[in-house]
RNA sequence: CAGGCUGGCCGGGUGACCGCGGGAGGGCGCGUGCGCUCUUUCGAGGAAAGUCCGCACUCCACAGGGCAGGAUGCCGGGUAACACCCGGGGCGGGGAUAACCCGCCGGAUGGGCCACAGAAACAUACCGCCGGCUUCGGCCGGUAAGGGUGAAAUGGUGGGCGAGGCGGCAACGCUUCGCUUAGAGAUUGCUCCGCAAGCUCUACAGGUAAGAGCCCACCGCGCCGCCCGUAAUGGCGGCGGCCAGGCAACCCCCAUCCGGAGCAAGGCCAAGCAGGAACGAGCCGCGGCCCGCGGCGUUUGAGUUCCGGGUAGGCCGCACGAGGCGUCAGGCGACUGCCGCCCCAGAUAGAUGGUCACCCAGGCGCGCCGGGCGAGGAUGAAGCCUUCGGGCGUAAACUCGAGUACGGCACGCUGGACAGAAUGCGGCUUACAGGCCAGCCAAGGGA
Numbered sequence: 001c002a003g004g005c006u007g008g009c010c011g012g013g014u015g016a017c018c019g020c021g022g023g024a025g026g027g028c029g030c031g032u033g034c035g036c037u038c039u040u041u042c043g044a045g046g047a048a049a050g051u052c053c054g055c056a057c058u059c060c061a062c063a064g065g066g067c068a069g070g071a072u073g074c075c076g077g078g079u080a081a082c083a084c085c086c087g088g089g090g091c092g093g094g095g096a097u098a099a100c101c102c103g104c105c106g107g108a109u110g111g112g113c114c115a116c117a118g119a120a121a122c123a124u125a126c127c128g129c130c131g132g133c134u135u136c137g138g139c140c141g142g143u144a145a146g147g148g149u150g151a152a153a154u155g156g157u158g159g160g161c162g163a164g165g166c167g168g169c170a171a172c173g174c175u176u177c178g179c180u181u182a183g184a185g186a187u188u189g190c191u192c193c194g195c196a197a198g199c200u201c202u203a204c205a206g207g208u209a210a211g212a213g214c215c216c217a218c219c220g221c222g223c224c225g226c227c228c229g230u231a232a233u234g235g236c237g238g239c240g241g242c243c244a245g246g247c248a249a250c251c252c253c254c255a256u257c258c259g260g261a262g263c264a265a266g267g268c269c270a271a272g273c274a275g276g277a278a279c280g281a282g283c284c285g286c287g288g289c290c291c292g293c294g295g296c297g298u299u300u301g302a303g304u305u306c307c308g309g310g311u312a313g314g315c316c317g318c319a320c321g322a323g324g325c326g327u328c329a330g331g332c333g334a335c336u337g338c339c340g341c342c343c344c345a346g347a348u349a350g351a352u353g354g355u356c357a358c359c360c361a362g363g364c365g366c367g368c369c370g371g372g373c374g375a376g377g378a379u380g381a382a383g384c385c386u387u388c389g390g391g392c393g394u395a396a397a398c399u400c401g402a403g404u405a406c407g408g409c410a411c412g413c414u415g416g417a418c419a420g421a422a423u424g425c426g427g428c429u430u431a432c433a434g435g436c437c438a439g440c441c442a443a444g445g446g447a
Stems, first nucleotide, its partner, number of pairs: 001445001003441008012359007020043011045418001049429002052427005057262004069258005074088005089105006106253002110251002112247003126147002128143006155219006161178007179206002181203005187197004220242001221240007266316004275307005282296005323342004328337003360416001362414004367409004374400003383392003
């Protein structure tokens, strides 16, 4: 370098015309806060999605303490908060013992459970063995050496030496094993007629195919000490031949946190209808006045005025915020602070769109040109030069290839995914065509 891995970012552009929703301003109209119209400005996302966590905000509840319930759970930090993020640790897995990626993480002195098998699944004796008793059937006590069961039952691995088995003519190789116990002696300790510890010697006991014969090192486990680290944890050393099992997404224990409902929260204004109070004998229609006619009323109260709650409907909540961008500073980082600049959707059955033209990434077709020291790799490692902007420039693995692959030019066609606000914000998760940038790794292959 090819290749692999991680993180961040973008996710079509420009113009014209026609529309849609909001803000501001102007004009006209009238019923004076509405309608029409003109100008100007703003108008979806990285996930607006799922609604899974955490908050803000609002109303309701609430002295204080406790119980119940829920959530979180290695350590340290960030944050308004979190089940989120950052940094670190332990164990296990993937990858090339890589970069990196994935999963798990408080406590097993309480209770419970550990399928089948097995006497027994955590302190237990089925067979065997040893001792005692025996009515000779067994019974009681001891024993984890041996047998048998199981995923797991009283640590493991390697070397030396020794023993057994198998193979080999031999050298040697492979494999299994290094027990359980009794008695005696001296020593030491103690609670001193005894018990315990190690040492030496003996053995005809048990069991085995064989082992009274062990020594050394390492791993695991338990205990102790020292050191690095805020801590999780890690490192080192010593002692003990070592009954110390698993499950807490079973109950439980420990620590920390948690009131409920949600913008259809909640607040304001308020037609019509119904209700209440007061006045009340008239009121309404036949275009103004008089008369007349008709209707509704005068105990069952027309009409007028007022009142409270409040439906339809309207307004607020509702867009200046844990806000965005940039510089600087602190921090490994998540993040934080100072300063400057900016204003960036608010619909309510729900606006954010359509048409045309040109351009851009990508794809396809045709034509022309180059094309056997071919092309891609290569927008070019290395290396060289530099006015520091850049320029020159040699390769390989691997892939494709005979007017083909590939490259260039021109034309034509096609062509941009997932998706769409509804109180707001921080996360997580899920969906996503195509493209850009930065950093890291180095096994096999190449230079």